[in-house]
This is a predicted structure of a 162-nucleotide RNA (c-di-AMP riboswitch aptamer (ydaO/yuaA leader)) from Hoyosella rhizosphaerae. Rfam family: c-di-AMP riboswitch aptamer (ydaO/yuaA leader). Rfam describes the family as follows. This family represents a conserved RNA structure found upstream of the ydaO and yuaA genes in Bacillus subtilis and related genes in other bacteria.
RNA sequence: GCAACGCAACCGCCUAAUCGCACCGCUUUCAUUUCUGUGCGAGCCGGGGACCCACCGUGAACUUUUGGGGUGAAUCACGCGCUGACCACCAAUCAGCGUGCGUAGGGCAGCUUCCAAGCCCGAACCCGUCAGCUAACUCGGUCGGCGGUACAUGGAAGAAAC
Numbered sequence: 001g002c003a004a005c006g007c008a009a010c011c012g013c014c015u016a017a018u019c020g021c022a023c024c025g026c027u028u029u030c031a032u033u034u035c036u037g038u039g040c041g042a043g044c045c046g047g048g049g050a051c052c053c054a055c056c057g058u059g060a061a062c063u064u065u066u067g068g069g070g071u072g073a074a075u076c077a078c079g080c081g082c083u084g085a086c087c088a089c090c091a092a093u094c095a096g097c098g099u100g101c102g103u104a105g106g107g108c109a110g111c112u113u114c115c116a117a118g119c120c121c122g123a124a125c126c127c128g129u130c131a132g133c134u135a136a137c138u139c140g141g142u143c144g145g146c147g148g149u150a151c152a153u154g155g156a157a158g159a160a161a162c
Base pairs, nucleotide, nucleotide: 010148011147012146013145014144018042019041020040021039022038023037025035043142044141045140046139047138048137053132067130068127069126070125071124076102078100079099080098081097082096083095084094085093105121106120107119108118111158112157113156114155115154116153
C1' cells in the first nucleotide's frame, strides 16, 4: 500500500414488520442517552364475520377424499431422473420428491407515477374436515434477511419545498 473478515456509526434494499409513552434491569457519584425485558398506544398488515350478489337446492348439468382453505410475487406448463399406488409382470395412468428450461406474477436509492435498458426472485409456512363476498362487530401480527461508502441505469410527467 492492497485485499478479506469482524465490530460500530451512517445511508439504503426486500418485507405489514415502523414510531411514541411508562415501568423494570444493566452501566453510572448523579442525571441523561443507548441496549434488554414487560406493558399500553399510534400507524401499517392479516383472519373471521350480515343484507344484496354469488354459490346451493328441484329436472338437467356440476362434483365439497381427487378434501377444502389461508399468509405470500412465489403460480402454471413441458422434459429428465427417483419413489410409491394400481397390475401376475411390463407399459400406460395418478401422486410425491429432485432437477433442467420456461412462465403468470414480483423487486431493484432524492417523493410518486409512466416508458425503456440491465440484473435478480418466481420460496416457505400455517389451519385441521372448516370459513364466498361482507357494514357493524371481533381475533391476531408488527418478524426476519441483505447491501453500500458511489448521487447509487437513462428519459418523461407531476407533486412538494424554496
The prediction has a mean pLDDT of 77.